[in-house]
RNA sequence: GCCGGCGUAGCUCAGCGGCAGAGCAGCCGCUUCGUAAGCGGCGGGUCAGAGGUUCGAAUCCUCUCGCCGGCUCCA
Numbered sequence: 001g002c003c004g005g006c007g008u009a010g011c012u013c014a015g016c017g018g019c020a021g022a023g024c025a026g027c028c029g030c031u032u033c034g035u036a037a038g039c040g041g042c043g044g045g046u047c048a049g050a051g052g053u054u055c056g057a058a059u060c061c062u063c064u065c066g067c068c069g070g071c072u073c074c075a
Stems, first nucleotide, its partner, number of pairs: 001071007010024004018055001026042005048064005
């Protein structure tokens, strides 16, 4: 340099055109003599960035950035 995959909550991930979600973690409560476990609730998001297509984009297209893998060239 070329090709492919990935980037969504603090962490691990789902969602792949039509209201942004789950588990864990955090906070509050219930339960208990108390703790752990369990149960219920609450909060938490520039969907990597920008532009485009569309009535509508996390999702499709283009460019850029970052991570991972493969191939090639030079030294």
The RNA shown here (transfer RNA) has 75 nucleotides and comes from a Candidatus Bipolaricaulota bacterium. Model confidence (mean pLDDT): 80 of 100. It matches the Rfam family "tRNA". It is annotated as a transfer RNA.